RNA sequence: CAGGUCAGUUGGGUGAUCGCGAUGCAAUGCAUCGAGGAACGUCCGCACUCCAUAGAGCAGGCUGCCGGGUAACCCCCGGAGGGAAGUAAUUUUCUGGAUAGGGCCACAGAAACAAACCGCUGAAUACUGUCAAAAUCUACGGAAUUUGAAAAGUUCAGCAAGGAUGAAAAGGCGCACGGAAUGAAAUUCAUUCUGUGGAAUAUUGGAAACAAUAUUCGUGUAAGAGACCACCGGAGUCCAUGGUAACAUGGCUGCCAGGCAACCCCCAGUCGGAGCAAGACCAAGCAGGUGCAAGAAGCUGCUCGCUUCUUUUGAGCACCGGGUAGGUUGCAUGAGCGCACUGGUAACAGCGCGCCUAGAGAGAUGAUCACACAGGCAUAUAGUGCUGGACAAAAUGCGGCGUAUAGACUGAGCUGAAGC
Numbered sequence: 001c002a003g004g005u006c007a008g009u010u011g012g013g014u015g016a017u018c019g020c021g022a023u024g025c026a027a028u029g030c031a032u033c034g035a036g037g038a039a040c041g042u043c044c045g046c047a048c049u050c051c052a053u054a055g056a057g058c059a060g061g062c063u064g065c066c067g068g069g070u071a072a073c074c075c076c077c078g079g080a081g082g083g084a085a086g087u088a089a090u091u092u093u094c095u096g097g098a099u100a101g102g103g104c105c106a107c108a109g110a111a112a113c114a115a116a117c118c119g120c121u122g123a124a125u126a127c128u129g130u131c132a133a134a135a136u137c138u139a140c141g142g143a144a145u146u147u148g149a150a151a152a153g154u155u156c157a158g159c160a161a162g163g164a165u166g167a168a169a170a171g172g173c174g175c176a177c178g179g180a181a182u183g184a185a186a187u188u189c190a191u192u193c194u195g196u197g198g199a200a201u202a203u204u205g206g207a208a209a210c211a212a213u214a215u216u217c218g219u220g221u222a223a224g225a226g227a228c229c230a231c232c233g234g235a236g237u238c239c240a241u242g243g244u245a246a247c248a249u250g251g252c253u254g255c256c257a258g259g260c261a262a263c264c265c266c267c268a269g270u271c272g273g274a275g276c277a278a279g280a281c282c283a284a285g286c287a288g289g290u291g292c293a294a295g296a297a298g299c300u301g302c303u304c305g306c307u308u309c310u311u312u313u314g315a316g317c318a319c320c321g322g323g324u325a326g327g328u329u330g331c332a333u334g335a336g337c338g339c340a341c342u343g344g345u346a347a348c349a350g351c352g353c354g355c356c357u358a359g360a361g362a363g364a365u366g367a368u369c370a371c372a373c374a375g376g377c378a379u380a381u382a383g384u385g386c387u388g389g390a391c392a393a394a395a396u397g398c399g400g401c402g403u404a405u406a407g408a409c410u411g412a413g414c415u416g417a418a419g420c
Stems, first nucleotide, its partner, number of pairs: 001416003005412006013371006020034006036391001040402002043400005048275004060271005065079005080095006096266002101264002103260003117163002119159006127153002130149005136143002171232002174229001175197010198217008218228002233256002235253002238251005279329004288320005293311007336355004341350003375387005
């Protein structure tokens, strides 16, 4: 210098005039304040409010590697294991249990999980077929009978190296490292031969050490098989060490029987419902209730008083509860913001100082002008002219997530090239 990665900041500026909302005041005006990083989507979690709720269980939803943070979280931070992309910095994805049980695994294939079609090994048998011999019949082609053999078919048992199917097939491999040839469906596989080294056995030579030559290439077996041995891979509710843990490293054990839990299920944890149009307070009018009027009857000898009934239903007044319009509140001092310090890898927590920062309710936050600054277009290119600000705008509040976003700026890694 170029390219790329990660983290973060900002996201139009200054002034004037007019207008809108809120608050304050000495009030027809003046002063102060007036959108965002996402105010968006309303996906997740809370605060707050009302309703429900003895306790426990069932059903249902959600979460799911480990540790930490938080008021809480499908959030954040750090870590673990597996996979993918990149030369790298770095990015991205997955994650309880398949040994509780059920279910599923297209097509193909014998079989999709306690496998056996082809194949290989052993045994049995004379049923079918084959071969041999003997005697019989014959149309001389052959037919059927008896005896014997073999083990092709058949039956039983064992094995899983190989073949075949598939996305996936029941761990791999057989002294070590090389070379060549042949074949095939060919970055590979199989078979055969061979070199060097190693081991075992045999023979020969030698007094011995040893040398030379030949054969074999794990044991085992009828053939085989973790039946056993060595190495590699996997697994383990085993052991040791390290780690809070997930897990890692080493050892031990032949333990070696796929996948799907985003199918049901099991395990652990967690979860009541509705939402600021929640809810609370005041309360005009209208409607309702009570009292205030007159008469009669009853209780009594009479009065007062009380009770019942009837009439007036006209007007007014007072009171009562619920409550509509409307008003107030909830509603802006809060899991608040900024800076510094301390603890912590970090998320975050603690502490000190400072700050107050929209609050509408059909819903304010806008418009015009001037000056410069980014950007775009044109041009006669030290310039001039025209154009013109990304995504988008509160509605009880807060923490996250997701999505949109022109441009400008800062820092830390990585790769390449050149120079010193």
Bacterial RNase P class A from an Anaerolineaceae bacterium, 420 nucleotides, folded computationally.
Of the family's consensus pairs, 89% are formed in the model.
The RNAcentral record of the sequence draws on ENA.
The organism belongs to Anaerolineaceae, within Bacteria.
It matches the Rfam family "Bacterial RNase P class A". Its family is annotated with dimeric ribonuclease P complex, tRNA processing and ribonuclease P activity in the Gene Ontology.
Model confidence (mean pLDDT): 75 of 100.